[in-house]
RNA sequence: GGGGCCGUAGCUUAGUUGGGAGAGCGCCGCCUUUGCAAGGCGGAGGUCCGGGGUUCGAAUCGCGGCGGCUCCA
Numbered sequence: 001g002g003g004g005c006c007g008u009a010g011c012u013u014a015g016u017u018g019g020g021a022g023a024g025c026g027c028c029g030c031c032u033u034u035g036c037a038a039g040g041c042g043g044a045g046g047u048c049c050g051g052g053g054u055u056c057g058a059a060u061c062g063c064g065g066c067g068g069c070u071c072c073a
Base pairs, nucleotide, nucleotide: 001072002071003070004069005068006067007066010025011024012023013022019056027043028042029041030040031039049065051063053061
C1' cells in the first nucleotide's frame, strides 16, 4: 500500500427483504430473609464510531474518514 470482516446500553451482543432500537450480565428500587445470597417484580441507561448522500422514512443502502481483527505484499 491492497483485500476481507467488524464498530449498537458499562460489558457480551441480536436486529443486514428500509418503517417497533431489543436481550443476557451488570446498576438502582421494592417484595421475600434475623441478615446475606438466590429468586420474583419494576426502573434508569442508546441520539446505533463520525461526516455527508439516496429515500416520505436509514442501525440497515451507496461514498469518503477514523478505529479494531485478519490475509497478501